[in-house]
RNA sequence: GAUUUAUACAGAAGAGGUGAGAGACAGGCUCUAUGACCCUCUGGCAACCUGGAAAAUCCAAGGUGCCAAUUCCUGCCCUCUGAGAAUAUCCUCAUUGGGAAAUAUAAAUU
Numbered sequence: 001g002a003u004u005u006a007u008a009c010a011g012a013a014g015a016g017g018u019g020a021g022a023g024a025c026a027g028g029c030u031c032u033a034u035g036a037c038c039c040u041c042u043g044g045c046a047a048c049c050u051g052g053a054a055a056a057u058c059c060a061a062g063g064u065g066c067c068a069a070u071u072c073c074u075g076c077c078c079u080c081u082g083a084g085a086a087u088a089u090c091c092u093c094a095u096u097g098g099g100a101a102a103u104a105u106a107a108a109u110u
Stems, first nucleotide, its partner, number of pairs: 001110008013042005021031003025075004043067003047064003050060004071102001076099003081094004
């Protein structure tokens, strides 16, 4: 790097350094010199592995991970509803719900 499986509506701070963008991508919409993003230290959370208890569940926090907004929303398919246009069975916009895809994380395999 690839594949498979599981999870993603909850949860989680402060300081120092740096100095301009950042939120994967596209369109929105947000955060950001009242210093975002990123790095370090301390602290915390608890998704998976690990350990404990008879154990779905609970506890721990050793390994990864995580600590703005539902994975921030949407993106493809089906669909409730409303409006417009058309005048039968189609189209456009908004939008409810569901399923995928993509992304992220973990574990196993390669």
A computed fold for a 110-nucleotide RNA from Litoribacter ruber, annotated as SAM riboswitch aptamer (S box leader). The sequence was found by an Rfam model in a public genome assembly. Of the family's consensus pairs, 97% are formed in the model. It matches the Rfam family "SAM riboswitch aptamer (S box leader)". Rfam links the family to the GO term regulation of gene expression. About the family: The SAM riboswitch is found upstream of a number of genes which code for proteins involved in methionine or cysteine biosynthesis in Gram-positive bacteria. The SAM riboswitch acts at the level of transcription termination control. The predicted structure consists of a complex stem-loop region followed by a single stem loop terminator region. An alternative and mutually exclusive form involves bases in the 3' segment of helix 1 with those in the 5' region of helix 5 to form a structure termed the anti-terminator form.